[in-house]
Context: one part of a larger RNA
RNA sequence: UUGGGCGUAAAGGGUUUGUAGGCGGUAUCUAUUGAUAAAUGUAAAAUAUUAGGAUAAUCUCUUAAUUCUGCAUUUAUGACUUUGAUACUUGAGUAUAAUUGAGGAUAGUAGAAUUUUAUAGGGAAGAGUAAAAUCUAUAGAUCUAUAAAGGAAUGUCAGCGGCGAAGGCGACUAUCUGGGUUAGAACUGACGUUGAGGAACGAAAGCUUGGGUAGCAAACAGGGUUAGAUAUUCUGGUAGUCCAUGCUGUCAAAGAUGAAUGUUAAUAUUGGGUUAUUCCGGUAUACAGCUAACGCGUUAAACAUUCCGCCUGGGGAGUACGGUCGCAAGAUUGGAACUC
Numbered sequence: 001u002u003g004g005g006c007g008u009a010a011a012g013g014g015u016u017u018g019u020a021g022g023c024g025g026u027a028u029c030u031a032u033u034g035a036u037a038a039a040u041g042u043a044a045a046a047u048a049u050u051a052g053g054a055u056a057a058u059c060u061c062u063u064a065a066u067u068c069u070g071c072a073u074u075u076a077u078g079a080c081u082u083u084g085a086u087a088c089u090u091g092a093g094u095a096u097a098a099u100u101g102a103g104g105a106u107a108g109u110a111g112a113a114u115u116u117u118a119u120a121g122g123g124a125a126g127a128g129u130a131a132a133a134u135c136u137a138u139a140g141a142u143c144u145a146u147a148a149a150g151g152a153a154u155g156u157c158a159g160c161g162g163c164g165a166a167g168g169c170g171a172c173u174a175u176c177u178g179g180g181u182u183a184g185a186a187c188u189g190a191c192g193u194u195g196a197g198g199a200a201c202g203a204a205a206g207c208u209u210g211g212g213u214a215g216c217a218a219a220c221a222g223g224g225u226u227a228g229a230u231a232u233u234c235u236g237g238u239a240g241u242c243c244a245u246g247c248u249g250u251c252a253a254a255g256a257u258g259a260a261u262g263u264u265a266a267u268a269u270u271g272g273g274u275u276a277u278u279c280c281g282g283u284a285u286a287c288a289g290c291u292a293a294c295g296c297g298u299u300a301a302a303c304a305u306u307c308c309g310c311c312u313g314g315g316g317a318g319u320a321c322g323g324u325c326g327c328a329a330g331a332u333u334g335g336a337a338c339u340c
């Protein structure tokens, strides 16, 4: 390489969009690119295979045929493939009507709670733990009442519910805005699908500049535990967490399951639409089938087709070197020796 694979054994790219490329609906005509068939030419010799001869010989020599399944030209066929033309409506899209939702962005508003401050009351503890201590407090704490400040997060509703391509999204109101679903079937008429490179988005942490900082809290300090205790635990506490701006581009980015299309028993439950057997989603059983088993099972890991990505014993190693990207941290691409 071929073959075989990718839920859990090695293996699905974090997600989408989309260029090249691959694959691609129905009907008629056209050409004949591929395809199929035939003919001719060519494919050096040696080698190889088979048969004969020479030979003591299955060595070697020699003769003939075959093989070299290819390429070129000509002719024929027209189902399929392809080219061109015309048409169609089921795929796809547009329009109309209705509708759902924590989908996104910006601005504003609200209440509960924590903390702090002020005033008044009050007068000795509070806090913390398995137990303590560090810590706070007569310079009046904790507690009670009233008022104020400021930041972050939105209880109940809340659901094995919803929305989004994924990451993710949860108080309320307004504005702007993306997507989906359903209905009838008005319009376009294959406009589709996948997608190497490319582009965009992409949790948390981290980084840049400027703000903000209530609570929480890496680092750090102290107390305690312990043989020790750079931990667990307690008292504090800075980055950070929040906002704006630009970067980073990673994760057990998981359904550990790529995208698309079609086909294949049932049952229950839930969200949205519908007059309705029904349509589009979520969930739980389960037939056939599949699977090494576990399990999957119309949301397939079943049966088929198309395209992309990836795997090939463990360690060395997602390391070294080089390239690209980044302010850095690092990311991406990615070996070998050696060893078992």
Stems, first nucleotide, its partner, number of pairs: 004311003007294002012308001014201004021194003025088005031082001034080001035077008048066007091191001092188003096183004103177007110154001115149007125136002162169002206247002209244003215241002220236004258307006266285008289296002313340003322333004